[in-house]
The prediction has a mean pLDDT of 83.
This is a predicted structure of a 119-nucleotide RNA (FMN riboswitch aptamer (RFN element)).

RNA sequence: CGAAAUCUUCAGGGUUAGGUGAAACUCCUUUCCGGCGGUAUAGUCCGCGACUUCCUCAGGGAACUGAUUCGGUGCAAUUCCGAAACCGACGGUGAUAGUCCGGAUGGCAGAAGAUGUCU
Numbered sequence: 001c002g003a004a005a006u007c008u009u010c011a012g013g014g015u016u017a018g019g020u021g022a023a024a025c026u027c028c029u030u031u032c033c034g035g036c037g038g039u040a041u042a043g044u045c046c047g048c049g050a051c052u053u054c055c056u057c058a059g060g061g062a063a064c065u066g067a068u069u070c071g072g073u074g075c076a077a078u079u080c081c082g083a084a085a086c087c088g089a090c091g092g093u094g095a096u097a098g099u100c101c102g103g104a105u106g107g108c109a110g111a112a113g114a115u116g117u118c119u
Stems, first nucleotide, its partner, number of pairs: 002118002005115006017029003032098001033088002035048004043086002052063004068084005090102003
């Protein structure tokens, strides 16, 4: 220096203003938010996690899994710059939820660090 192992810590943001109404942070107009790895810097590319469903005694496995274009610069960008778009689990609710409440003081992609082993 490298590799596998064990352990520790960390690891998701967001409803403003107005309208209707008996009632809405749920509808309408407007505003706001963007997990992890890869790659020229990404919510929309590729892959993963999460949610949901199924299987398994369990470790774990399977299924499902949203949404972007145009122009510019450049060796290189669906990632930057300019413009215009689009998307967002399940349960709950006096009224339909990406943002409120709940499962969740949970779990996790992964990030950082420590220990000791081998080469």